Transfer RNA from a Microthrixaceae bacterium, 73 nucleotides, folded computationally. Rfam family: tRNA. Rfam's curators write: Transfer RNA (tRNA) molecules are approximately 80 nucleotides in length. Rfam classes the family as a transfer RNA. Lineage of the source: Bacteria > Actinomycetota > Acidimicrobiia > Acidimicrobiales > Microthrixaceae. Its mean pLDDT, the model's own confidence on a scale to 100, is 81. RNAcentral holds the sequence, with entries from ENA. RNAcentral records the identical sequence in 3 taxa.
[in-house]
RNA sequence: UCGCGGGUAGUUCAAUUGGCAGAACACCGGACUUUGAAUCCGGGGGUUGCAGGUUCGAGCCCUGCCCCGCGAG
Numbered sequence: 001u002c003g004c005g006g007g008u009a010g011u012u013c014a015a016u017u018g019g020c021a022g023a024a025c026a027c028c029g030g031a032c033u034u035u036g037a038a039u040c041c042g043g044g045g046g047u048u049g050c051a052g053g054u055u056c057g058a059g060c061c062c063u064g065c066c067c068c069g070c071g072a073g
Base pairs, nucleotide, nucleotide: 001072002071003070004069005068006067007066010025011024012023013022019056027043028042029041030040031039049065050064051063052062053061
């Protein structure tokens, strides 16, 4: 330098052919318990890497850039 894959909650990851951004764990509160753990109930938390474009509508499609991994030279 070129090619491919990836970037979404604190973490690991989903999200069908473009149509309400979710789960688990973690965190907070409560129940239970002598206390704690476990279990159960509830809650908060997101400029979907950045900037544009297409569209009635973009996590998803298109362009440029940044970061991580793999490969080629």